[in-house]
Source information:
Transfer RNA from Neolamprologus brichardi, 72 nucleotides, folded computationally. It matches the Rfam family "tRNA". It is annotated as a transfer RNA.

RNA sequence: GGGGGUAUAGCUCAAUGGCAGAGCAUUUGACUGCAGAUCAAAAGGUCUCUGGUUUAAGUCCGGAUGCCCUCU
Numbered sequence: 001g002g003g004g005g006u007a008u009a010g011c012u013c014a015a016u017g018g019c020a021g022a023g024c025a026u027u028u029g030a031c032u033g034c035a036g037a038u039c040a041a042a043a044g045g046u047c048u049c050u051g052g053u054u055u056a057a058g059u060c061c062g063g064a065u066g067c068c069c070u071c072u
Base pairs, nucleotide, nucleotide: 001071002070003069004068005067006066007065010024011023012022013021018055026042027041028040029039030038048064049063050062051061052060
């Protein structure tokens, strides 16, 4: 330098173009002599950045950037 993949909550990952979710972690409550486990609830998101398509974009298209794989 060429080609491909990937970017979503603190972490690991979902999401048919139509309300952004789960598990773990965190916080609070219940339970317990205390703690753990368990149960209930809450909080946590500029969906990497930028432009486009569309009535509507995390999702489709172009570009940029980071990371991974591969070829030379």
Record summary:
The prediction has a mean pLDDT of 82.